A computed fold for a 310-nucleotide RNA from Sutterella sp., annotated as Bacterial RNase P class A. Rfam family: Bacterial RNase P class A. Rfam's curators write: Ribonuclease P (RNase P) is a ubiquitous endoribonuclease, found in archaea, bacteria and eukarya as well as chloroplasts and mitochondria. Taxonomically the source falls in Sutterella (Bacteria, Betaproteobacteria, Burkholderiales, Sutterellaceae). It is recorded under the gene name rnpB.

[in-house]
RNA sequence: GCAGUUCCCCGGGCGGUCGUCGGCGACAGCAAUGUCGCGGGAGGAAAGUCCGGACUCCGCAGGGCACCGUAGGAGGUAACACCUCUCCGCCGAAAGGCGCGGAUCAGAGCAACAGAGACGAGCCGGCUUCGGGCCGGGUGAAACGGGCAAUCUCUACGGGGAGCAACAUCAAAUAGGCAGCCGACGGACCGGCCCGGUCCGGCUGCGGGUAGAUGGCUUGAGGCGGCGCGUGAGCGCCGUCCUAGACGAAUGGCCGCCGACGGGGAGUCCGCUUCCCGCCGACAGAAUCCGGCUUACACGGGAACCCACC
Numbered sequence: 001g002c003a004g005u006u007c008c009c010c011g012g013g014c015g016g017u018c019g020u021c022g023g024c025g026a027c028a029g030c031a032a033u034g035u036c037g038c039g040g041g042a043g044g045a046a047a048g049u050c051c052g053g054a055c056u057c058c059g060c061a062g063g064g065c066a067c068c069g070u071a072g073g074a075g076g077u078a079a080c081a082c083c084u085c086u087c088c089g090c091c092g093a094a095a096g097g098c099g100c101g102g103a104u105c106a107g108a109g110c111a112a113c114a115g116a117g118a119c120g121a122g123c124c125g126g127c128u129u130c131g132g133g134c135c136g137g138g139u140g141a142a143a144c145g146g147g148c149a150a151u152c153u154c155u156a157c158g159g160g161g162a163g164c165a166a167c168a169u170c171a172a173a174u175a176g177g178c179a180g181c182c183g184a185c186g187g188a189c190c191g192g193c194c195c196g197g198u199c200c201g202g203c204u205g206c207g208g209g210u211a212g213a214u215g216g217c218u219u220g221a222g223g224c225g226g227c228g229c230g231u232g233a234g235c236g237c238c239g240u241c242c243u244a245g246a247c248g249a250a251u252g253g254c255c256g257c258c259g260a261c262g263g264g265g266a267g268u269c270c271g272c273u274u275c276c277c278g279c280c281g282a283c284a285g286a287a288u289c290c291g292g293c294u295u296a297c298a299c300g301g302g303a304a305c306c307c308a309c310c
Base pairs, nucleotide, nucleotide: 001309004305005304006303007302008301009300012258013257014256015255016254017253018252020041021040023038024037025036026035027034028033043283047294048293050292051291052290053289054288055163056162057161058160067159068158069157070156071155072086073085074084075083076082087101088099089098090097091096102154103153107152108151109148110147119145123137124136125135126134127133128132167215168214169213170212177206178205179204180203181202182201186200187199188198189197190196222241223240224239225238226237227236228235229234259280261278262277263276264275265274266273267272
């Protein structure tokens, strides 16, 4: 070093103007709503929905079996399959990376090629106490010793189900339900008639569900700073800040200045200064909320480490 490793940061800033979605205030309006003013309005992944939780409803005496998941040790955490430290194994020259790391005398299953034989079989040679036993040879990663648990299994630990379209509250119209009242009019029935009754009917009330509305809803295992403890993940204390909650679902466009980056010219005390041009490009976009993991990402910036090669 335009070689490599690890960990971070940024994802333009300010102003003007037009617009957009909530909030508050004023005015107009019976109201719906409108106008004006003030203030707020996406991400590092808001994504995939893969793990773990909070929360809600349903289920549930306790225990066991089955099923699913996790798997060195210790720790962190609300919890985890996440994270940290560490042991072991493998890869790398190193920095470092990776993990398919519990158990094979409890039981079962499996093993390419070569080889007589691959898990209960016996080839060749020798010895012998000769239907038996011992030694040696050859093949192979492994030959009676074992290997594989990412094959079943065993052990330990964990796991009820569905999800904010959860769930709760208020509550139309229409139809249907229940109750009460009316029936002096109409129709049907109670064998023909009258009274009376029932049904259809009318009115009122109640209750359930739906449309719709509201809550849930955003202050939270929260961000930032300082101090202390810890190798670390992280924990404790103090101070400070408030930062979307719209569901046909807003968060955008244009202009100027600054800044970053790239190219070119001039000057230079070689540190840089100045002028011009270009350009700000990606991935993507909240939908109950958190902790992780994974994946995508233009232009850029920083720190520490390594030395095989040049």